The RNA shown here (SAM riboswitch aptamer (S box leader)) has 128 nucleotides and comes from an uncultured Thermoanaerobaculia bacterium. The sequence was found by an Rfam model in a public genome assembly.
RNA sequence: CACUCAUCGAGACCGGCUGAGGGAAAGGCCCGUCGACGCCGGGGCAACCACCGGGGCUUCGCAACCCUGGGAGGUGCCAACUCCUACGGGAGUUCCGCUCCAGGGCGGGGCUUGCCGAGAGAUGAGUC
Numbered sequence: 001c002a003c004u005c006a007u008c009g010a011g012a013c014c015g016g017c018u019g020a021g022g023g024a025a026a027g028g029c030c031c032g033u034c035g036a037c038g039c040c041g042g043g044g045c046a047a048c049c050a051c052c053g054g055g056g057c058u059u060c061g062c063a064a065c066c067c068u069g070g071g072a073g074g075u076g077c078c079a080a081c082u083c084c085u086a087c088g089g090g091a092g093u094u095c096c097g098c099u100c101c102a103g104g105g106c107g108g109g110g111c112u113u114g115c116c117g118a119g120a121g122a123u124g125a126g127u128c
Stems, first nucleotide, its partner, number of pairs: 002127007013042005021031003026085003043078003048074002051070006082120001087117003090113010
């Protein structure tokens, strides 16, 4: 690098150095000389893995699996939902056409939508 699985609506900032770009990529919208991004130091958040327990299930079992508590060793993270959109669908609204007849049916277009999914990405764990 590639593949697989899980998660991504919550949470968490100061100091020093540097000095112009940064938020993955396109568009948007933001952050930034009142110093962003990055690096270093400290602090914090969280609980994926590891560790120590409790319960369930089970053919005996601390084998596996499921639920759950603990403290934080390995990661991770500390602007904005993964900042938003992009693809498919649902819902709402509006317009047009046809039908039919007065209320709908069908088809199509615009807009909105933290509703669902896909894709992309991030992080962790694993495989070669």